[in-house]
Description
Model confidence (mean pLDDT): 86 of 100. This is a predicted structure of a 265-nucleotide part of an RNA (large-subunit ribosomal RNA, domain VI) from a Dehalococcoidia bacterium.
Context: one part of a larger RNA
RNA sequence: CGCAGGAGAUUUGAGGGGAGCUCUCCCUAGUACGAGAGGACCGGGAGGGACAGACCUCUGGUGUGCCGGUUGUUCUGCCAAGGGCAACGCCGGGUAGCCACGUCUGGAGUGGAUAAGCGCUGAAAGCAUAUAAGCGCGAAGCCCUGCCCAAGACUAGAUUUCUCUUUCCCAUUUGGGAAUUAGACCACAGGUAGACUACCUGUUUGAUAGGCCGCAUGUGUAAGUCCCGUAAGGGAUUGAGCUAAGCGGUACUAAUCGGUCGAGG
Numbered sequence: 001c002g003c004a005g006g007a008g009a010u011u012u013g014a015g016g017g018g019a020g021c022u023c024u025c026c027c028u029a030g031u032a033c034g035a036g037a038g039g040a041c042c043g044g045g046a047g048g049g050a051c052a053g054a055c056c057u058c059u060g061g062u063g064u065g066c067c068g069g070u071u072g073u074u075c076u077g078c079c080a081a082g083g084g085c086a087a088c089g090c091c092g093g094g095u096a097g098c099c100a101c102g103u104c105u106g107g108a109g110u111g112g113a114u115a116a117g118c119g120c121u122g123a124a125a126g127c128a129u130a131u132a133a134g135c136g137c138g139a140a141g142c143c144c145u146g147c148c149c150a151a152g153a154c155u156a157g158a159u160u161u162c163u164c165u166u167u168c169c170c171a172u173u174u175g176g177g178a179a180u181u182a183g184a185c186c187a188c189a190g191g192u193a194g195a196c197u198a199c200c201u202g203u204u205u206g207a208u209a210g211g212c213c214g215c216a217u218g219u220g221u222a223a224g225u226c227c228c229g230u231a232a233g234g235g236a237u238u239g240a241g242c243u244a245a246g247c248g249g250u251a252c253u254a255a256u257c258g259g260u261c262g263a264g265g
Stems, first nucleotide, its partner, number of pairs: 001152001005163007015149003021049007033038001051106005059100004066093005071086006109145001111143002117137004166179005183261004187203005208254003211250005218242002224237005
C1' cells in the first nucleotide's frame, strides 16, 4: 500500500514444510516343512539402539551479585571483626535460569489409487490366453490421515462483537481540509519475548518492576558475651547467622502530565 466504511477477537485451509529409521527376544511352535541337521509364513506381545521434539519433577552439570573454609599482602589507629587484590586468589557446596548424562513423547493406525508381481471372467483366434471390452489382489514408495506454518490464497475467504454512517470549515453534484467514535500508536514500568524491531503483561479503577514483610531453598552452628584450657583451640547461647534470579503478600518508590492517528465506494 492492497483486501471498497473503520476497528477488536476467533477461525477455514488453497498451498508449503518437517517427520518417515531399525534391531533383539517371547508366544503361536520345536508346529508346518524336512530322512535328519535344522526350522518358518501369517498373527500377537515385550524390550532396546540411533534420531527428533518438548520440559526441568527426579539424577547430574553450570551457576564470576548465595553460604562456608583457607593462604599471602594491604587498609579500616590497635585487639577482635571485616573490606580490597592475588584466574571467582585457591578450595567445598549451591537457588533461579540455561542445559544433558535426566524425564516425557514421536515415527501409530485407518483408508484410496498403484509398481513389479499374482489372478477372475474373456474374445480376436470354436482351443488357449490376467487384456483387447470389463473386474480384483498387491509395497517402507504415491495421495490422505497425524505434526508445524499458512488469506499478499490479488479467487486477498468465514464467524462474531464494537463503532456508527457523525460535527465544523472551503467549494455546493462529485470533492478537499479539520475535529472526533470504536480503537490503535507514541510514551512510561517490565518479561513468559527478544540482536534491533517485533511479541506479550501492566500504567493508580494498578501488584508491572524495585523496596519491604513472610515462606521456600542453599550454606552449615554468625557476631558478641559467658565457661574450660598456659595456648593453639573447644563448648554454651544456636540448626545459629546470612541467603541471587524462586513463591505469596503489601502501593512505600517508580509506571507523571500527556501527545499523535483514526469512520462511507